[in-house]
The RNA shown here (c-di-GMP-I-GGC riboswitch aptamer) has 86 nucleotides and comes from Sediminibacillus terrae.
C1' cells in the first nucleotide's frame, strides 16, 4: 500500500417487539439477531422517503416546496482492529 482467505480477541446490530420523542419519514433507549471488515465518523454529490408550516387550490381532495430523515442505498472524504500477501 492493496486485499479479506483461515483464525484470535473483540465490536456493531436488520426484521420484529416494548417505552419515549416527532406532524411524518424516522430517532433514542430496553429486548432481539438478519447480517456487517469499516454496519466507525461525515448528508459533500446522487438516490429513496417524509413534508406539519408556507405557496397553489374558494374550501376540501390534491399539487408544490422551505425543511427534515436515511451513511445498514450508492459514490466521495476522514479515521481504525486483526491477518494470508507485496
Nucleotide at each position: 500500500a492493496a486485499c479479506g482467505a483461515a483464525a484470535a480477541g473483540g465490536g456493531c446490530a436488520a426484521a420484529c417487539u416494548c417505552u419515549u420523542u416527532g406532524a411524518a419519514a424516522a430517532a433514542a433507549g430496553g429486548g432481539g439477531a438478519c447480517g456487517c471488515a469499516a454496519a466507525g465518523c461525515u448528508u459533500a454529490g446522487g438516490g429513496u422517503c417524509u413534508a406539519a408550516a408556507g405557496c397553489c387550490g374558494u374550501c376540501a381532495a390534491g399539487g408544490u416546496c422551505a425543511a427534515g430523515a436515511u451513511c445498514g442505498c450508492c459514490u466521495g472524504g476522514c479515521u481504525g482492529c486483526c491477518g494470508a500477501u507485496a
The sequence was found by an Rfam model in a public genome assembly. NCBI's taxonomy places the organism under Bacteria, Bacillati, Bacillota, Bacillaceae, Sediminibacillus. Model confidence (mean pLDDT): 84 of 100.